[in-house]
Context: one part of a larger RNA
RNA sequence: UGACGGGGGUCCGCACAAGCAGCGGAGCGUGUGGUUUAAUUCGAGGCUACACGAAGAACCUUACCUGGGUUUGACAUCACCGUAGUAGGGAGACGAAAGUUGACCGACCUUCGGGAGCGGUGACAGGUGCUGCAUGGCUGUCGUCAGCUCGUGUCGUGAGAUGUUCGGUUAAGUCCGCAAACGAGCGCAACCCCUGCUGCCAGUUACAGGUGUCUGGCGGGACUGCCCGUGAGAAACGGGAGGAAGGUGGGGAUGACGUCAAGUCAGCAUGGCCUUGAUAUCCAGGGCGACACACACGCUACAAUGGGUGGCACAAUGGGUUGCGAAGCCGCGAGGUGGAGCCAAUCCCGAAAGCCAUUCCCAGUUCGGAUUGCAGGCUGCAACCCGCCUGCAUGAAGCCGGAGUUGCUAGUAACCGCGCGUCAGCGAUAGUGCGGUGAAUACGUUCCCGGGCCUUGCACA
Numbered sequence: 001u002g003a004c005g006g007g008g009g010u011c012c013g014c015a016c017a018a019g020c021a022g023c024g025g026a027g028c029g030u031g032u033g034g035u036u037u038a039a040u041u042c043g044a045g046g047c048u049a050c051a052c053g054a055a056g057a058a059c060c061u062u063a064c065c066u067g068g069g070u071u072u073g074a075c076a077u078c079a080c081c082g083u084a085g086u087a088g089g090g091a092g093a094c095g096a097a098a099g100u101u102g103a104c105c106g107a108c109c110u111u112c113g114g115g116a117g118c119g120g121u122g123a124c125a126g127g128u129g130c131u132g133c134a135u136g137g138c139u140g141u142c143g144u145c146a147g148c149u150c151g152u153g154u155c156g157u158g159a160g161a162u163g164u165u166c167g168g169u170u171a172a173g174u175c176c177g178c179a180a181a182c183g184a185g186c187g188c189a190a191c192c193c194c195u196g197c198u199g200c201c202a203g204u205u206a207c208a209g210g211u212g213u214c215u216g217g218c219g220g221g222a223c224u225g226c227c228c229g230u231g232a233g234a235a236a237c238g239g240g241a242g243g244a245a246g247g248u249g250g251g252g253a254u255g256a257c258g259u260c261a262a263g264u265c266a267g268c269a270u271g272g273c274c275u276u277g278a279u280a281u282c283c284a285g286g287g288c289g290a291c292a293c294a295c296a297c298g299c300u301a302c303a304a305u306g307g308g309u310g311g312c313a314c315a316a317u318g319g320g321u322u323g324c325g326a327a328g329c330c331g332c333g334a335g336g337u338g339g340a341g342c343c344a345a346u347c348c349c350g351a352a353a354g355c356c357a358u359u360c361c362c363a364g365u366u367c368g369g370a371u372u373g374c375a376g377g378c379u380g381c382a383a384c385c386c387g388c389c390u391g392c393a394u395g396a397a398g399c400c401g402g403a404g405u406u407g408c409u410a411g412u413a414a415c416c417g418c419g420c421g422u423c424a425g426c427g428a429u430a431g432u433g434c435g436g437u438g439a440a441u442a443c444g445u446u447c448c449c450g451g452g453c454c455u456u457g458c459a460c461a
Base pairs, nucleotide, nucleotide: 001461002460004457005456007455008454009453010452011451012450013449015445016444019408020407021406022405023404026300027299028298029297030296031295032294033293034291035290042053043052064286065285066284067283068282069281070280073124077123078122079121080120081119082118083117088105089104092101093100094099108115109114126275127274129273130272131271135269136268137264138263139262140260142258147186148185149184150183151182152181153162154161155160166177167176168175192252193251194250195249197220198219199218200217201216202215203214206211223246226240227239228238229237230236302401306360307359308358309357310356311355312354318349319348320347323342324341328337329336330335367398372393373392374391375390376389377388378387414437415436416435417434418433419432420431
């Protein structure tokens, strides 16, 4: 000087408390451990691994296993040699395919030397093989926390200190005052984007013109600006007026010096090592999907503010030409047929909770839907291992969950549906957005957790 303390002071955070909804019990989905396996490819491991890489494992992907092939190789560059019915196509045969063989057909440029191509040889290719403790880059975390430093000066033998401490104040090392310091840099804030109010301009969406809900653009508006009080005639704080909006209006993007030899050699790049008739490469089938168990993240429920049936409403974000696909017709339905319209503010993609009726009457039930059987539909070369959907039948556990534990302070939680990415299809209940309905509670900072500043102890560095 730091780090640390079941030392002290002080301040903050959904950290506790006050509330609301959950998880932990059940069934199922997914991830992980374990076990099993020929293989169940690999990585991630307290917070900061475990719906994580994976924003799509039937083949492919695929890195794993078994078996069958190839060896200058699936791919790149160079050198030398060779090659004329050559390169290329390819009936047929063997084969699971890859591949091997192969009748026949049959090229291009040329200065006629040759080139391109093909074959051989040699350099080499290749490796998702190892090392993230050799690395770059990127990322997580403390933490959107308020800190981390420098120049000159001054103090100290020196390490170093001062500034950055102190008194106030703030979300903030934010600002004010004091002060051996005076300044400055990276952070904070602001500048950027979305949203809330409004003016103007322009508009094939709405509507009959015309207008402007709306769309796009350019402006205005909020600054503690005004008033009162507190405060030190400071910074600031409390209250008020006006205002669509106040005291960083709400949200996003933005992550200082550093910490964890944190993570990633499997995204990519890359040193070294290893391999090279195999640790490379091609193919078929299997596996990544196994199942006595254990944990993690979720979905659906256990019902009457509920389930069923009928009727009536009201969104926003987005996506669409190998695409979205309307009306009509067929089918109980998934779906089929049909093709209008749309390169899309123009066409297409039925919102649900809700409201109004009616039924059920507390029951493992008209709750709940697992599991299983049968019959179908769709995608795709192909749904046995191993897809999704529909109809009929079957109807399991489950009567609100021990110790413990999570999220959330407002258009938030909770509840409700809709879109999108990946994608042929889909195991999405995941992820990421969008709108609809819309709460409760915060006395307070003693305690638990994490953090900032000052101070103290120290046998640690």